The RNA shown here (c-di-GMP-I riboswitch aptamer) has 88 nucleotides and comes from a Bacillaceae bacterium.
RNA sequence: UUUCGAAAAAGGCAAACCCAUUGAAAAGUGGGGACGCAAAGCUACAGAUCUAAAGCAGAUUGUCUGCCAGGAUGGCUGAGCUGCCGUA
Numbered sequence: 001u002u003u004c005g006a007a008a009a010a011g012g013c014a015a016a017c018c019c020a021u022u023g024a025a026a027a028g029u030g031g032g033g034a035c036g037c038a039a040a041g042c043u044a045c046a047g048a049u050c051u052a053a054a055g056c057a058g059a060u061u062g063u064c065u066g067c068c069a070g071g072a073u074g075g076c077u078g079a080g081c082u083g084c085c086g087u088a
Base pairs, nucleotide, nucleotide: 002088004086005085012037013036017032018031019030020029021028022027035075041081042080043079045078046077047076048073049072050071055067056066057065058064059063
């Protein structure tokens, strides 16, 4: 440096759910909690998925319906960048 993750050690992260909080929502953040994770560290670039406030369109016009991402997910996949321990 490359490949790999059998065993081990030092440790790390934290799903669901509950509480608080932000948000229109998806979801985020903090605390509790552990289903799992060797990149479950980082980046929305490609695909995918979620939401639809604003906007636009329509209608039966105090409102409703539809479309739409500059919103969201890195714990959906690919790609890029970085990284602990150990075998070979």

It matches the Rfam family "c-di-GMP-I riboswitch aptamer". From the family's description: GEMM was predicted in a large-scale screen for bacterial structured RNA regulatory elements. Gene Ontology term of the family: cyclic-di-GMP binding. The coordinates come from a structure-prediction model, not an experiment, and the mean pLDDT is 85.